The prediction has a mean pLDDT of 87. A computed fold for a 351-nucleotide part of an RNA from a Dehalococcoidia bacterium, annotated as large-subunit ribosomal RNA, domain IV.
Context: one part of a larger RNA
RNA sequence: CCUUCGUUAAGGAAUUAGGCAAAUUAGCCCCGUAACUUCGGGAUAAGGGGUGCCUCUGGCUGUGAAAUUUAAACAGAUGGAGCAGCUGGGGGUCGCAGUGAAAUGGCUCUAGUGACUGGUUAACAAAACCACAGGUCUCUGCAAAGCCGAAAGGCGAUGUAUAGGGGCUGACACCUGCCCAGUGCCGGAAGGUUAAAGGGAGGGGUUAGCGCAAGCGAAGCUCAGAACUGAAGCCCCGGUGAACGGCGGCCGUAACUAUAACGGUCCUAAGGUAGCGAAAUUCCUUGUCGGGUAAGUUCCGACCCGCACGAACGGUGUAACAACUAGAGCACUGUCUCAACGAAGGACCCG
Numbered sequence: 001c002c003u004u005c006g007u008u009a010a011g012g013a014a015u016u017a018g019g020c021a022a023a024u025u026a027g028c029c030c031c032g033u034a035a036c037u038u039c040g041g042g043a044u045a046a047g048g049g050g051u052g053c054c055u056c057u058g059g060c061u062g063u064g065a066a067a068u069u070u071a072a073a074c075a076g077a078u079g080g081a082g083c084a085g086c087u088g089g090g091g092g093u094c095g096c097a098g099u100g101a102a103a104u105g106g107c108u109c110u111a112g113u114g115a116c117u118g119g120u121u122a123a124c125a126a127a128a129c130c131a132c133a134g135g136u137c138u139c140u141g142c143a144a145a146g147c148c149g150a151a152a153g154g155c156g157a158u159g160u161a162u163a164g165g166g167g168c169u170g171a172c173a174c175c176u177g178c179c180c181a182g183u184g185c186c187g188g189a190a191g192g193u194u195a196a197a198g199g200g201a202g203g204g205g206u207u208a209g210c211g212c213a214a215g216c217g218a219a220g221c222u223c224a225g226a227a228c229u230g231a232a233g234c235c236c237c238g239g240u241g242a243a244c245g246g247c248g249g250c251c252g253u254a255a256c257u258a259u260a261a262c263g264g265u266c267c268u269a270a271g272g273u274a275g276c277g278a279a280a281u282u283c284c285u286u287g288u289c290g291g292g293u294a295a296g297u298u299c300c301g302a303c304c305c306g307c308a309c310g311a312a313c314g315g316u317g318u319a320a321c322a323a324c325u326a327g328a329g330c331a332c333u334g335u336c337u338c339a340a341c342g343a344a345g346g347a348c349c350c351g
Stems, first nucleotide, its partner, number of pairs: 001346008010337002014335001019332001027051005036041001038171001052093012067078004094098001106330007113322002118130002134169007146155003172317004177247003182244002184240005191235003197229002203223004209216002248266005275309001276306001287303005
């Protein structure tokens, strides 16, 4: 010097990204206990006091001796000693210290997020992520939908719409606005388009025949084939947002100024409602004001100019809960001012 421990004057977070680590607290009994609350909680809230040993004494519970008694009894009754346990009161006594060692909660306030218990990156992440009960949409009538499988078959399910599958949201409370133009889904069938198929007009090749020739050309065979008929789909017509999604701009205006309830205009499918808001979202930004501090880019309360919140990709709240995140305080401490001493094991030397 390193590791692991112990103690420390005065101060007590000045350390640090951050009280990380350490310290404090601690069992049991008694007293006492706030806001808030879903009335269950919060709560061991917080905050106080007691705690050993000896002796005297009270109460209760269990057991039940001696003795007495019933005509006898190995039976019964009365009886209450002693012992054991629990729980009070008085007195005394020792130590610095009595849950004398060990084991054995530090506490409070404010905010964010997620309701909760639970689960998760085996071996850097336990969380605000996942799940969850609850909500809602949608599919599925049973040989169900959906899934696995060339198939047989199986799961779903020895279930049957109070059932099963899928999507989103995520207890509870109050709520969940506008847009169906685009995309998707559902419904519709008049018209348009339209495949195979049907259909077969007209045409080509071949040649019996006709013709002096050019050429025409039946039947058959063959090649190609127009009109017309023709489903779903698409076009079309409607519906649908807890379907995918979206939710404006410019200009003017009030008797100080400022602002604009008001008006004009352009565009759109419709122009963001309630609530919240410098937020886990705010660039400018350490916004401005207030609180807390001697001093506060963090924190709390407001304001609203929301670069770029917003309503089940849910909005706003919320008791309880959390090895969650941020801020503050009390207690406590070698975290620090600032280091010291001690212990064990290493390091070092010899072998």
The RNAcentral record of the full RNA draws on ENA. Taxonomically the source falls in Dehalococcoidia (Bacteria, Bacillati, Chloroflexota).